[in-house]
Context: one part of a larger RNA
RNA sequence: CUGGGCGUAAAGGGCGCGUAGGCGGUCCGUUGGGUCAGGCGUGAAAGCCCAGGGCUCAACCCUGGAAUUGCGUUUGAAACUGAUAGGCUAGAGACCGGAAGAGGGUAGUGGAAUUCCCAGUGUAGAGGUGAAAUUCGUAGAUAUUGGGAAGAACACCAGUGGCGAAGGCGGCUACCUGGUCCGGAUCUGACGCUGAGGCGCGAAAGCGUGGGGAGCAAACAGGAUUAGAUACCCUGGUAGUCCACGCCGUAAACGAUGAAUGCUAGACGUUGGGGAACUUGUUCUUCAGUGUCGCAGCUAACGCAUUAAGCAUUCCGCCUGGGGAGUACGGCCGCAAGGUUAAAACUC
Numbered sequence: 001c002u003g004g005g006c007g008u009a010a011a012g013g014g015c016g017c018g019u020a021g022g023c024g025g026u027c028c029g030u031u032g033g034g035u036c037a038g039g040c041g042u043g044a045a046a047g048c049c050c051a052g053g054g055c056u057c058a059a060c061c062c063u064g065g066a067a068u069u070g071c072g073u074u075u076g077a078a079a080c081u082g083a084u085a086g087g088c089u090a091g092a093g094a095c096c097g098g099a100a101g102a103g104g105g106u107a108g109u110g111g112a113a114u115u116c117c118c119a120g121u122g123u124a125g126a127g128g129u130g131a132a133a134u135u136c137g138u139a140g141a142u143a144u145u146g147g148g149a150a151g152a153a154c155a156c157c158a159g160u161g162g163c164g165a166a167g168g169c170g171g172c173u174a175c176c177u178g179g180u181c182c183g184g185a186u187c188u189g190a191c192g193c194u195g196a197g198g199c200g201c202g203a204a205a206g207c208g209u210g211g212g213g214a215g216c217a218a219a220c221a222g223g224a225u226u227a228g229a230u231a232c233c234c235u236g237g238u239a240g241u242c243c244a245c246g247c248c249g250u251a252a253a254c255g256a257u258g259a260a261u262g263c264u265a266g267a268c269g270u271u272g273g274g275g276a277a278c279u280u281g282u283u284c285u286u287c288a289g290u291g292u293c294g295c296a297g298c299u300a301a302c303g304c305a306u307u308a309a310g311c312a313u314u315c316c317g318c319c320u321g322g323g324g325a326g327u328a329c330g331g332c333c334g335c336a337a338g339g340u341u342a343a344a345a346c347u348c
Base pairs, nucleotide, nucleotide: 004319005318006317007302008301012316014201015200016199017198021194022193023192025088026087027086029084030083031082033081034080035077036076037075038074039073040072041071042070049065050064051063052062053061054060091191092188093187094186095184096183097182098181099180103177104176105175106174107173108172109171110154114150115149116148117147118146119145120144121143125136126135162169163168206247207246208245209244210243211242215241216240220236221235222234223233258315259314260313261312262311263310266293267292268291269290270289271288272287273286274285275284276283277282278281297304298303321348322347323346330341331340332339333338
């Protein structure tokens, strides 16, 4: 180089935007770079291969042929591909009319609960557990009523419901703002797909500076349990959890399933649109999403099955026995923690 693969066996990049590159709808003309056919030149000899021949055979040697898949040049072909000129509208986009939504950001605001504070009532317990104890309480707790403060999260609605590229998003209101779907068919006329590098986004934890701190709670302390108990249970409790700004850049970042396009039985739900019918609240139908089951087909099986893991095409990423090891060294990034790229000896 050629292979076989990537749901669960090793293997889909966490996700997007996009550069180079790769690939690319339909019609016609031109060209002849790729492509194809023929001719000519060249492609040293030896060797390899084939047919003969010479040493008594063979090795060895000699003669001839073939081959030398290539390069150059020339004459042609024009289907495909490329280049170029001109069209088209089925891809893509724009426009107009509608629609749904926890999509994002900022500001404001509401009620329940919790804790704390003040005051009233009230008295000996409360709390906690398997049982207890640590703990709180006669300096008046727990309970209950009224008032106040604070921070965080938004019960019911709530739904294999919705939105978002992923991470993720849930009280209410206003403003700013992204995307999607349906219908129309007015416009552009291939403007497309993918995407090495690159850039951006990216849960939780963690880090820096400054705030905030109700509840919860690593660490820590105490009480239990136990042979022990650096745990599980209990009482406390600090970082943190929250906000602003800046880092970190990782996850079972999962559908363990990359993106795009086309094709391939159905049935039953559900979300958002459109159309039709009538008996006006139902039925039928058509797009887009989201589920369950299921045929063909696929699969080692499990299972997947128009939301494919089926049948095909294009592009990217990745795998190649287990351990050593996602480690060492080096590079790059980071304040650090560490991340990323990534071996070998040795061993089975």